[in-house]
Context: one part of a larger RNA
RNA sequence: GGAUAAACGCUGGCGGCGUGCAUAACACAUUCAAGUCGAACGGGGCUUAUCCGGCGGAACCUUCGGGGGAAGCGGGGUAAGCUUAGUGGCGGACGGGUGAGUAAUACAUGAGCAACCUGCCUUUCAGUGGGGAAUAACACGGGGAAACCGGUGCUAAUACCGCAUACGACAUAACGGAGGCAUCUCUGAUAUGUGAAAGGAGCAAUUCGCUGAAAGAUGGGCUCAUGACUGAUUAGACAGUUGGCGGGGUAACGGCCCACCAAAUCAACGAUCAGUAGCCGGACUGAGAGGUUGAACGGCCACAUUGGAACUGAGAAACGGUCCAGACUCCUACGGGAGGCAGCAGUGGGGAAUAUUGGGCAAUGGGCGAAAGCCUGACCCAGCGACGCCGCGUGAAGGAAGAAGGUCUUCGGAUUGUAAACUUCUGUCAACAGGGACGAAGCAUGACGGUACCUGAAGAGGAAGCCACGGCUAACUACGUGCCAGCAGCCGCGGUAAUACGUAGGUGGCGAGCGUUAUCC
Numbered sequence: 001g002g003a004u005a006a007a008c009g010c011u012g013g014c015g016g017c018g019u020g021c022a023u024a025a026c027a028c029a030u031u032c033a034a035g036u037c038g039a040a041c042g043g044g045g046c047u048u049a050u051c052c053g054g055c056g057g058a059a060c061c062u063u064c065g066g067g068g069g070a071a072g073c074g075g076g077g078u079a080a081g082c083u084u085a086g087u088g089g090c091g092g093a094c095g096g097g098u099g100a101g102u103a104a105u106a107c108a109u110g111a112g113c114a115a116c117c118u119g120c121c122u123u124u125c126a127g128u129g130g131g132g133a134a135u136a137a138c139a140c141g142g143g144g145a146a147a148c149c150g151g152u153g154c155u156a157a158u159a160c161c162g163c164a165u166a167c168g169a170c171a172u173a174a175c176g177g178a179g180g181c182a183u184c185u186c187u188g189a190u191a192u193g194u195g196a197a198a199g200g201a202g203c204a205a206u207u208c209g210c211u212g213a214a215a216g217a218u219g220g221g222c223u224c225a226u227g228a229c230u231g232a233u234u235a236g237a238c239a240g241u242u243g244g245c246g247g248g249g250u251a252a253c254g255g256c257c258c259a260c261c262a263a264a265u266c267a268a269c270g271a272u273c274a275g276u277a278g279c280c281g282g283a284c285u286g287a288g289a290g291g292u293u294g295a296a297c298g299g300c301c302a303c304a305u306u307g308g309a310a311c312u313g314a315g316a317a318a319c320g321g322u323c324c325a326g327a328c329u330c331c332u333a334c335g336g337g338a339g340g341c342a343g344c345a346g347u348g349g350g351g352a353a354u355a356u357u358g359g360g361c362a363a364u365g366g367g368c369g370a371a372a373g374c375c376u377g378a379c380c381c382a383g384c385g386a387c388g389c390c391g392c393g394u395g396a397a398g399g400a401a402g403a404a405g406g407u408c409u410u411c412g413g414a415u416u417g418u419a420a421a422c423u424u425c426u427g428u429c430a431a432c433a434g435g436g437a438c439g440a441a442g443c444a445u446g447a448c449g450g451u452a453c454c455u456g457a458a459g460a461g462g463a464a465g466c467c468a469c470g471g472c473u474a475a476c477u478a479c480g481u482g483c484c485a486g487c488a489g490c491c492g493c494g495g496u497a498a499u500a501c502g503u504a505g506g507u508g509g510c511g512a513g514c515g516u517u518a519u520c521c
Stems, first nucleotide, its partner, number of pairs: 001521004006517005013392006019385002021350001026348003030345001032343001035090003040087002043084010054073002060067002097303003107227007116220002121216008129163001131161002138153003142149002169194005175188005199208003229275003236266002241263004246258003278300004282293004305326005328339004356382001358381003364378001365376004395425004405416004429462001432456004439448001465510005470491003476505005486493002
């Protein structure tokens, strides 16, 4: 000198774009952050239309006995629409947060899988036949303070289970061809065996689905090589340890696991142990080499109160799922239950220190749905903070009686200083009034926002500080103080003429900032 997720002191006009718990992965009140589909299904509720019968009894007629039957009320059937607790499907494995752990099951780069999986999506081929048994909801009845849980009975499905059919799928057996990388791989035909399915909407055409197979795309899994911290005041470490045979397990290879056999394997090119740490693209600095760093944005990993475990599923060992154990908090009728902000806000605490319990789904994107649409604290915006970068303003031109005042003085003057006053102008920003967007691709739809921007009128009015002035280092005098009070980055100043302390005038530097502290180059 540059830089910062900065903080502190003094000061502070506006706008744009960014950015904002680095500390206690400390504890959390409260709202919201993952739902959706009635075009999978049976019920319930509401509304409308229509039909049936019940109560009701108006107008009208009357021989006064009655006839007549409207409105209204409640019940049942059918149809349509809306809505919904439950069964069922898809999604809650994405998106969002954090950096605790991890020195290697991580990450980066480059390879490999002849050892693998892949819902939704795309392409192609084929199929979608015929049956069955339940269960929630519901009803009845019961237990419990609650959370919730049993019992009996009924019912539906794209929920569940057989049967049929079936290929190039899978298994076994043997045959031919091609290739390779040892096990083998690809392919052709054969035999035997095994394995599917679901319907919905529509008048229909059709469409959305369902099942099997092949391929693609996407996403993942596994293996290898190389690279990247410190310590030898850590020198030996290791028993499933290293390898083999056989088996189990997995989507798949493998001591991943198991039985048996052998005694290997790693290590001064630093094993093991200990400490520290998420890694990278990048960022800062530097002429470069290099050094430091990993906030924001992007990729990967790990974690979700602590530890463990599996279930479901195409995918999880699952932040807002389940179970168990621990700590903590809350409710309780004391028998038992409920919870998990390292999601967005917000609270307490810690700290030098870090924001609103805001608006909207208008845009982009995501989930579900045939669609309308619903949900979305992702996201888009607004609010707060000079926290950073950038831009603008706080006026411009003229103006010597070189005014007054201040300071210094050799008392002559010098300086502040064209600075001010004064004159003539301008109108950025702010404020006022009027108009008013783009962002929205064919219709509709704008939170931001009456915002940006444009126009008009008035008026210099509302807007400057901070640090330094001995040398390094640009900038000097006076007074006070008297080794005191104090300054200080280094050298060093201060003990009676201090350009070094304090104040004043002047000057220098930067400027809505300036200086200090901390850290890196």
Predicted 3D model of a 521-nucleotide part of an RNA (small-subunit ribosomal RNA, 5' domain) from an uncultured bacterium.
It matches the Rfam family "Bacterial small subunit ribosomal RNA".
The full RNA is in RNAcentral, with records from Greengenes.
The prediction has a mean pLDDT of 84.